[in-house]
Context: one part of a larger RNA
Molecule: small-subunit ribosomal RNA, central domain
Organism: Patescibacteria group bacterium
């Protein structure tokens, strides 16, 4: 390179988040003729390849003739697509306006409940662990239970196959700064748009420099048990780490084992978050009625005209699961 593939068989880069080169690009009018297409001309040496006839007895070989096909180079013509030039348009794309949902992200502050360690205090023998023990810790007073302190880490219920983020990931509360997202409107620009090799950034955990921090947990290491033996599995200690700050690392079953973008293709059913519609309730307000009245009023009735609410229906928008029809698939499945 040309076909075929790339969830599970080899096969989608972790994110493809920013964007360069490159490469594809909405509707329309006029131009132009670069590609595009056609008519002619030149040239592309002989040979050789292919057709016809002929010469060696035949072929192999050879001669003679013709013709095709392709590539440059130019006259001359078409104008549908594609390029360029110049206008226009609004659906792609983007930007205003008003509303709205969010554990999106940075930093600062504060919060309570639990381990732990300290200091009083009560009490007086055990506690802990395990299959079963032991190692360990306790009369120098343990566990237990009560106050009161220190100090690190993590944020129970809410909590949901449920949000947010491009992926990694992101959950206590308030605050200040920040990024995206989505609805409404037809209000503005008018193709400003995909994708993207390189190229910049991000990047979970261990893991490394530096300089703090260290309650709990816990590689290594210690000790106790199992065990034939136990550098494990159980069981008491316990250092790196694990947090904070700053600076490399650059990998994960980094996963939907599924690259990104666009346009079309049955249905049903749930969740989340908007918009709009409608009747019914329900709060309230005016007004009218009604009934009572101490004539000031009151408030059990109807009614009518507004305005708020949760839930409902049914519609629409965007997202997110689950059935499943067509088709797909080696199959499981997958199927807006």
């Nucleotide at each position: 390179u040309u076909g075929g593939g790339c969830g599970u068989a080899a096969a989608g880069a972790g994110a493809u988040g920013c964007g360069u080169a490159g490469g594809c690009g909405g509707u329309u009018c006029a131009g132009u003729a670069a590609g595009u297409c056609c008519c002619g001309a030149g040239u592309u040496a002989a040979a050789g390849a292919c057709c016809a006839c002929g010469g060696c007895u035949c072929a192999a070989c050879c001669g003679u003739g013709g013709g095709a096909a392709a590539g440059c180079u130019u006259u001359g013509g078409a104008u549908a697509c594609u390029g360029c030039u110049a206008g226009a348009c609004u659906u792609g794309a983007g930007a205003u306006a008003u509303a709205g949902a969010g554990g999106g992200g940075u930093g600062a502050a504060u919060g309570g409940a639990a381990u732990u360690c300290c200091g009083a205090g009560u009490g007086g023998a055990g506690u802990g662990g395990u299959g079963a023990a032991a190692u360990a810790c306790g009369u120098u007073g343990a566990u237990a239970u009560u106050c009161g302190g220190a100090g690190g880490a993590a944020c129970a219920u809410c909590a949901g196959a449920g949000g947010c983020g491009a992926a990694g990931g992101c959950g206590a509360u308030u605050c200040a700064c920040u990024g995206g997202c989505u609805a409404u409107a037809u209000u503005c620009u008018g193709a400003c748009g995909c994708u993207a090799a390189g190229g910049c950034u991000c990047g979970a955990a261990a893991g490394c420099g530096u300089g703090g921090g260290u309650a709990g947990c816990a590689a290594a290491a210690c000790g106790g048990a199992u065990u034939a033996g136990a550098u494990a599995c159980c069981c008491g200690u316990g250092u790196a780490g694990u947090c904070c700050a700053u600076g490399c690392c650059g990998u994960a079953a980094a996963c939907g084992a599924u690259g990104g973008a666009u346009g079309c293709u049955a249905g049903g059913u749930g969740u989340u978050u908007g918009g709009c519609a409608c009747a019914a309730c329900u709060a309230u307000u005016u007004a009218a009625u009604a009934u009572c009245u101490u004539c000031g009023g009151a408030u059990u009735u109807u009614u009518a005209a507004g305005u708020g609410g949760a839930a409902g229906u049914g519609u629409u928008a965007a997202g997110u699961g689950c059935c499943g029809u067509a088709g797909u698939u080696a199959a499981c499945g997958c199927g807006u």